[in-house]
């Protein structure tokens, strides 16, 4: 030192300009953006000059996160059925699971290499839900939320 407790702190960007139209940050044309981790033939650095240490570095490779879904609880309403006790199915709201049925998205030819979906140069593609005078990655919400994970502090650890 590692790894284990634990406490705090952080922790997501983007519609500019034209057209249509009563209406559009939502439709068409140009435009913008790009969460964490993990991989590296790029960069940057530094020395013991080495398949060397360290820092960076893929939106579409791999895998994670919010959301929507789904399971359970619970609490309200509505229906059917029943004498009644309850029984089904359905809807609204809340809690808790947290991947658990599913949605969760998107790349190619070329160059150069021993090796590239990452580098170089070119084409092209994607983006949760719930609103809206009109169909949303860029607008407003939930969200002063959660959360991948990063740091930092303490204790424990030889």
């Nucleotide at each position: 030192a590692a790894g284990c407790g634990u406490u705090c702190u952080c922790a997501g960007g983007g519609c500019g300009g034209g057209g249509u139209g009563a209406a559009a940050g939502u439709c068409c044309c140009c435009a913008c953006c790009g969460g964490c981790g993990g991989u590296a033939u790029c960069c940057g650095u530094c020395c013991u000059u080495g398949c060397g240490g360290c820092g960076g570095g893929a939106g579409c490779c791999c895998g994670c996160g919010a959301g929507c879904g789904c399971u359970u609880c619970g609490g309200c309403c509505c229906g059917c059925c029943a004498c009644c006790c309850g029984g089904c199915a359905g809807g609204c709201c809340g809690a808790a699971g947290g991947u658990c049925a599913g949605c969760a998205g998107a790349c190619c030819g070329g160059g150069u290499g021993c090796g590239a979906u990452g580098c170089c140069a070119g084409g092209g593609c994607c983006g949760a839900c719930g609103g809206u005078c009109a169909c949303a990655g860029u607008c407003c919400g939930g969200a002063u939320g959660a959360a991948a994970g990063a740091g930092a502090g303490c204790g424990u650890g030889c």